[in-house]
RNA sequence: GUCUGAUAAAGGCAAACCAUCCAAAAGGGUGGGACGCAAAACAUCUGGCCUAAGUUCUUUUCAGGAAUAUGGCAGCAGAGAUACCGGG
Numbered sequence: 001g002u003c004u005g006a007u008a009a010a011g012g013c014a015a016a017c018c019a020u021c022c023a024a025a026a027g028g029g030u031g032g033g034a035c036g037c038a039a040a041a042c043a044u045c046u047g048g049c050c051u052a053a054g055u056u057c058u059u060u061u062c063a064g065g066a067a068u069a070u071g072g073c074a075g076c077a078g079a080g081a082u083a084c085c086g087g088g
Stems, first nucleotide, its partner, number of pairs: 002088004012037002017032006035075001042080001045078003048073003054068005
């Protein structure tokens, strides 16, 4: 440098749920809490998934419905890039 990950060592992160705050929502922040994770640290390039405020269409008007991301999910996958320890 590269591939790889235990039956090691030192550690790290933190699902669901609860409280509270932000957001139209999806979801996110903080605290508690651990289902799990060898990158479950970073960052939306690609695909996928979630939501639909706004916009457009629809409906006799309303109510309602449909489509749509500029909003999200990195703990959905691939790619990018950084890193501890061990083994080849």
c-di-GMP-I riboswitch aptamer from an uncultured Desulfobacteraceae bacterium, 88 nucleotides, folded computationally. Of the family's consensus pairs, 95% are formed in the model. The coordinates come from a structure-prediction model, not an experiment, and the mean pLDDT is 86. It matches the Rfam family "c-di-GMP-I riboswitch aptamer". Gene Ontology term of the family: cyclic-di-GMP binding. The sequence was found by an Rfam model in a public genome assembly.